[in-house]
Record summary
Predicted 3D model of a 480-nucleotide part of an RNA (small-subunit ribosomal RNA, 3' major domain) from a metagenome. The coordinates come from a structure-prediction model, not an experiment, and the mean pLDDT is 83.
Context: one part of a larger RNA
RNA sequence: UGACGGGGACCCGCACAAGCGGUGGAGUAUGUGGUUUAAUUCGUCGCAACGCGAAGAACCUUACCAGGCCUUGACAUACCGAUUAAGGGACUCAGAGAUGAGUCCUGUCAGUUCGGCUGGAUCGGAUACAGGUGAUGCAUGGCUGUCGUUAGCUCGUGUCGUGAGAUGUUGGGUUAAGUCCCGCAACGAGCGCAACCCCUUUCGUUAGUUGCCAUCAGGUAAUGCUGGGAACUCUAACGAUACUGCCGGUGAUAAGCCGGAGGAAGGCGGGGAUGACGUCAAGUCCUCAUGUCCCUUACGGCCUGGGCUACACACGUACUACAAUGGUGGUGACAGUGGGCAGCUAGUCAGCGAUGACAAGCAAAUCCCUAAAAGCCACCUCAGUUCAGAUUGUUCUCUGCAACUCGAGAACAUGAAGUUGGAAUCGCUAGUAAUCGUGGAUCAGAAUGCCACGGUGAAUACGUUCCCGGGUCUUGUACA
Numbered sequence: 001u002g003a004c005g006g007g008g009a010c011c012c013g014c015a016c017a018a019g020c021g022g023u024g025g026a027g028u029a030u031g032u033g034g035u036u037u038a039a040u041u042c043g044u045c046g047c048a049a050c051g052c053g054a055a056g057a058a059c060c061u062u063a064c065c066a067g068g069c070c071u072u073g074a075c076a077u078a079c080c081g082a083u084u085a086a087g088g089g090a091c092u093c094a095g096a097g098a099u100g101a102g103u104c105c106u107g108u109c110a111g112u113u114c115g116g117c118u119g120g121a122u123c124g125g126a127u128a129c130a131g132g133u134g135a136u137g138c139a140u141g142g143c144u145g146u147c148g149u150u151a152g153c154u155c156g157u158g159u160c161g162u163g164a165g166a167u168g169u170u171g172g173g174u175u176a177a178g179u180c181c182c183g184c185a186a187c188g189a190g191c192g193c194a195a196c197c198c199c200u201u202u203c204g205u206u207a208g209u210u211g212c213c214a215u216c217a218g219g220u221a222a223u224g225c226u227g228g229g230a231a232c233u234c235u236a237a238c239g240a241u242a243c244u245g246c247c248g249g250u251g252a253u254a255a256g257c258c259g260g261a262g263g264a265a266g267g268c269g270g271g272g273a274u275g276a277c278g279u280c281a282a283g284u285c286c287u288c289a290u291g292u293c294c295c296u297u298a299c300g301g302c303c304u305g306g307g308c309u310a311c312a313c314a315c316g317u318a319c320u321a322c323a324a325u326g327g328u329g330g331u332g333a334c335a336g337u338g339g340g341c342a343g344c345u346a347g348u349c350a351g352c353g354a355u356g357a358c359a360a361g362c363a364a365a366u367c368c369c370u371a372a373a374a375g376c377c378a379c380c381u382c383a384g385u386u387c388a389g390a391u392u393g394u395u396c397u398c399u400g401c402a403a404c405u406c407g408a409g410a411a412c413a414u415g416a417a418g419u420u421g422g423a424a425u426c427g428c429u430a431g432u433a434a435u436c437g438u439g440g441a442u443c444a445g446a447a448u449g450c451c452a453c454g455g456u457g458a459a460u461a462c463g464u465u466c467c468c469g470g471g472u473c474u475u476g477u478a479c480a
Base pairs, nucleotide, nucleotide: 001480002479003477004476005475007474008473009472010471011470012469013468015464016463019428020427021426022425023424026320027319028318029317030316031315032314033313034311035310042053043052064306065305066304067303068302069301070300073129077128078127079125080124081123082122083121084120087106088105089104090103091102092101093100094099109119110118111117131295132294134293135292136291140289141288142284143283144282145280147278152191153190154189155188156187157186158167159166160165171182172181173180197272198271199270200269202240203239204238205237206236207235208234212229213228216227217226218225243266246260247259248258249257250256322421326380327379328378329377330376331375338369339368340367343362344361347358348357349356350355387418392413393412394411395410396409397408398407434456435455436454437453438452439451440450
């Protein structure tokens, strides 16, 4: 100087408390451990691994296993030789296919000194080499997590100290903040804080189609449907607005704090992006790059099939429930993100339905995807039920060469556990929690996951004694 203390003082945080809803019990989904297996590919392991890499494993993916094949190789550059093209399509035979043998059709480069001469391409050959999701994240780059959006981390000069170092950065106030004020052997400065950026909330200007419809006119069964309008909504560009600016109190006459006015908004208005010096030899050699080591007829490459989907069990994360603030049937209103041509699909018809057939519009503020909970009416009357839906059977639909291992969906039948969950434990302070649906990425198909969007919309916070984490000062130490 740090680190640590079941030392002290002060302060902060959904840290506790006050509340609301969960997890832990059930079923299922999913990840992990374990076990099993020919293989169940690999990585990740307190917080900060475990719906994580994986924004989507039937084949492919795929790295694993079994079997069948290839060896200058699926891919790159260089050399030699051959051809002048290459290539594309269809078919036959053998085979699980890779592959091998063969037939037919189509196609037949550019320049040119007309010489395969040059370029280019293909095939064959030999060797340098290719190739490796093989090892090492404790050799590395890059990227990332974490403490933590916590308020810290430092430097120059000066001063003090033999020196390590200190001072500044401590102190008194204050703040979300090393934020600001005052004081001070310090005076300044840098990286952080804040602001500058984006979204949102209010208003104005400009603009008015594909969006809008107040006024006028026309028209319809109905509809901005038409003429028209530029007000309103909206769209999207530019501006304005909030600064403790004003008033009162308080404070030290400061910084600030408390209250008030005006205002759409008030003291950081709300949210996002933004992550200092560093810590954890944290994570990743399987994104990529890369040193070294290792394999080279195999640890490389191709293919078929299987596996990653196993199942006594244990854990994490979710979904659905256990019901009456509910379920069922009917009726029925209101969004915002986004996406759409190998696509979204109106509408009509068929089907109980998944869906199918026909088919309009739309490369989209124009067309389509497109709401649910809520509300109203009726039934159910507390029961393993008109709760719950697992499981299983049958028949189908769709995608796709192909749904057996191993997809999703529909209908009918079946109707398991479950009556609110032990110890323990998690999230959340406002348009939040809770609850309701919607969209998107990935994607042929395959979400209860992920990322976003809007609808309805609470309760509580006395307070900081205690638990956890963090910050500042101080103190002890046999620790560095």
Its Rfam family is "Bacterial small subunit ribosomal RNA".